[in-house]
RNA sequence: CAAGUCAGCUGGAUAAUCGCCGCUUUAACUAUCUCGAUAGUUGAAGGGGAGGAAAGUCCGGGCUCCAUAGGGCAGGGUGCCAGGUAACGCCUGGGCGGUGAAAGCCGACGGCCAGUGCAGCAGAGAGUAUACCGCCUAAGCUCAGUAGAGCCGGUAAGGGUGAAAUGGUGCGGUAAGAGCGCACCGCGCAGCUGGUAACAGUCUGCGGCGAUGGUAAACCCCACUCGGAGCAAGACCAAAUAGGAAUCCAUUUGCUGUGGCCCACAGUGGAUUCGGGUAGGUUGCUUGAGCUUUUUGGCGACAAAAAGCCUAGAUGAAUGAUUAUCCUCGACAAAACCCGGCUUAUAGGCUGGCUUGGAAC
RNA sequence: GGCGCGAUAGCAAAAUGGUUAUGCUGCGGAUUGCAAAUCCGCCGAUGCCGGUUCGAUUCCGGCUCGCGCCU
Numbered sequence: 001c002a003a004g005u006c007a008g009c010u011g012g013a014u015a016a017u018c019g020c021c022g023c024u025u026u027a028a029c030u031a032u033c034u035c036g037a038u039a040g041u042u043g044a045a046g047g048g049g050a051g052g053a054a055a056g057u058c059c060g061g062g063c064u065c066c067a068u069a070g071g072g073c074a075g076g077g078u079g080c081c082a083g084g085u086a087a088c089g090c091c092u093g094g095g096c097g098g099u100g101a102a103a104g105c106c107g108a109c110g111g112c113c114a115g116u117g118c119a120g121c122a123g124a125g126a127g128u129a130u131a132c133c134g135c136c137u138a139a140g141c142u143c144a145g146u147a148g149a150g151c152c153g154g155u156a157a158g159g160g161u162g163a164a165a166u167g168g169u170g171c172g173g174u175a176a177g178a179g180c181g182c183a184c185c186g187c188g189c190a191g192c193u194g195g196u197a198a199c200a201g202u203c204u205g206c207g208g209c210g211a212u213g214g215u216a217a218a219c220c221c222c223a224c225u226c227g228g229a230g231c232a233a234g235a236c237c238a239a240a241u242a243g244g245a246a247u248c249c250a251u252u253u254g255c256u257g258u259g260g261c262c263c264a265c266a267g268u269g270g271a272u273u274c275g276g277g278u279a280g281g282u283u284g285c286u287u288g289a290g291c292u293u294u295u296u297g298g299c300g301a302c303a304a305a306a307a308g309c310c311u312a313g314a315u316g317a318a319u320g321a322u323u324a325u326c327c328u329c330g331a332c333a334a335a336a337c338c339c340g341g342c343u344u345a346u347a348g349g350c351u352g353g354c355u356u357g358g359a360a361c
Numbered sequence: 362g363g364c365g366c367g368a369u370a371g372c373a374a375a376a377u378g379g380u381u382a383u384g385c386u387g388c389g390g391a392u393u394g395c396a397a398a399u400c401c402g403c404c405g406a407u408g409c410c411g412g413u414u415c416g417a418u419u420c421c422g423g424c425u426c427g428c429g430c431c432u
Stems, first nucleotide, its partner, number of pairs: 001357010012326007020049002023046011051332001055343002058341005063230004070263004075226005080094005095109001096107004110221002115219002117215002132159002134155003140151004167185006186209001187207005192201003234283004244274006254268004290309008327330001362431007371385003379415001387403005408424005
């Protein structure tokens, strides 16, 4: 310098004017009373005002109500090991497998020796495997009685089918063959050693290997885990739900409490139809598993301590418009209870680490 | 804002993981003097991108679009 790869940052800038949404301080007026405060209206000043994904709503948690969410069944989720965390399907480190020349990247990665199911077409045979072609004729039988032919058979080395046909290579062996025997490689089991563990091994021993074929994002089994609903939750103030009509069920083994069901718990008459009536406001709301810096512990995710900081809170819903200057002419896109993740979308720019190749000194 | 469903041909609508049925519509032919009806034949589909599996409309993720419910 080039190619690749990983991690992080940024996401037009500056100024002026006019507007929009909260907050703080302050002035005037009005109302209330406990008489110096509270509330409202208007004005002035100051300061603040979208994101890395605010998105999808896919996971997890806080918060709120139902019981503090209790027991069981059903159902859902997760799934190598260890750790982090409020928690997770997230993150970190490690193991194993795959991929790449490497840095690196990817992986729903428990169990078909508990049971059940599935495998179309093709093929002889698809699950206690199989004899279609081929190979063989040693033993036994028949004909022949030399050769040979047929029967009974043997055989998974070769061909062929398929996604898949049950170790590989070589030598021996045989009628032909075959882990039938042996050597090496692979595989399984047990031990030993290392490691917290997953797991690993130029280790030791045993096993010829039809031991345990494939499929669990098939039912299922095992381990762990999950109560339901969601801020349109819920709470407070206020109006109305008045007064009514009809039908049905029930009298505590019922009904209601949003639960899939049963038990348990709490409360108690309930359902349908007709008709009548209504008005919304406040709160929840942003100080939080918060942010910044430093130090310490840890490989790391992260944790602890100290100091400092306050950074949108609307409810028809606010960030806009105009002007000027500059540049590389600006992508995806905009809060609505709040956080931690994941996923998806994203023009361009900047910084650093690592790998490979080349060149120069 | 929150919650829950769905997507198969122009329309409707089936499908145990094993060649995506069927009806209407459309096109061509037969029949008819010409049409209708009828008969025969044909075209045309799993929303998109990945994964599991020998094999996916189906099972599992992620997008896109549509519908419904809650003040």

Predicted 3D model of RNase P RNA and transfer RNA as a complex of 432 nucleotides. The coordinates come from a structure-prediction model, not an experiment, and the mean pLDDT is 77. It holds a member of the Rfam family "Bacterial RNase P class A". Rfam classes the family as a ribozyme. Its family is annotated with dimeric ribonuclease P complex, tRNA processing and ribonuclease P activity in the Gene Ontology.